[in-house]
Molecule: c-di-GMP-I-GGC riboswitch aptamer
Organism: Candidatus Bipolaricaulota bacterium
RNA sequence: CUCGAUAAUGGCAAACCCAAGCGAAAGCUGGGGACGCAAAGUUACGGGCCUAAAGGAGAAUUUCCAUGGUCGCCGGACCGCCGAAG
Numbered sequence: 001c002u003c004g005a006u007a008a009u010g011g012c013a014a015a016c017c018c019a020a021g022c023g024a025a026a027g028c029u030g031g032g033g034a035c036g037c038a039a040a041g042u043u044a045c046g047g048g049c050c051u052a053a054a055g056g057a058g059a060a061u062u063u064c065c066a067u068g069g070u071c072g073c074c075g076g077a078c079c080g081c082c083g084a085a086g
Base pairs, nucleotide, nucleotide: 002086003083004082011037012036016032017031018030020029021028022027035072041078042077043076045075046074047073048070049069050068055065056064057063
């Protein structure tokens, strides 16, 4: 460096529940919870996916567009704990 134990020390927290807040919505924040996670740490940079109030496109109402979200979908970038075997 690669790698990731039935190791150690710690960490995070899906679904669901609770109560309020923000938002048009998707979703986010707090408490409980624990399916999982060796980057499930940070970052919307590329792709994907979700949303479409305002704004824009369109002949058009139920269409399309992210500037709104999601990093626990994949990839990239940055940072990082521990340490057996190979």